[in-house]
RNA sequence: GGCCCCUUCGUCUAGUGGCCCAGGAUGCCAGAUUCUCAGUCUGGAGACAGGGGUUCGAUUCCCCUAGGGGCUA
Numbered sequence: 001g002g003c004c005c006c007u008u009c010g011u012c013u014a015g016u017g018g019c020c021c022a023g024g025a026u027g028c029c030a031g032a033u034u035c036u037c038a039g040u041c042u043g044g045a046g047a048c049a050g051g052g053g054u055u056c057g058a059u060u061c062c063c064c065u066a067g068g069g070g071c072u073a
Stems, first nucleotide, its partner, number of pairs: 001072007010026004018056001028044006049065005
């Protein structure tokens, strides 16, 4: 250089056109329980890498860019 794959809450992940305010686990915050902590219970905040296109509608399809990984020379 060429080809292929991946990028979603802090972390790990589900979802592959609408039905879903993007779901779950863990972590975080608040409250309850407890002498305190841990644990447990209840509630809460928190994400589609960036840009453009297709479409009535995009996290999902296409293109470019960025980052990561693999194969090849």
The RNA shown here (transfer RNA) has 73 nucleotides and comes from Candidatus Euphemobacter frigidus. It matches the Rfam family "tRNA". Its family is annotated with triplet codon-amino acid adaptor activity in the Gene Ontology. From the family's description: Transfer RNA (tRNA) molecules are approximately 80 nucleotides in length. The source organism's lineage runs through Bacteria, Pseudomonadati, Candidatus Auribacterota, Candidatus Erginobacteraceae and Candidatus Euphemobacter. RNAcentral records the identical sequence in 3 taxa. The coordinates come from a structure-prediction model, not an experiment, and the mean pLDDT is 82.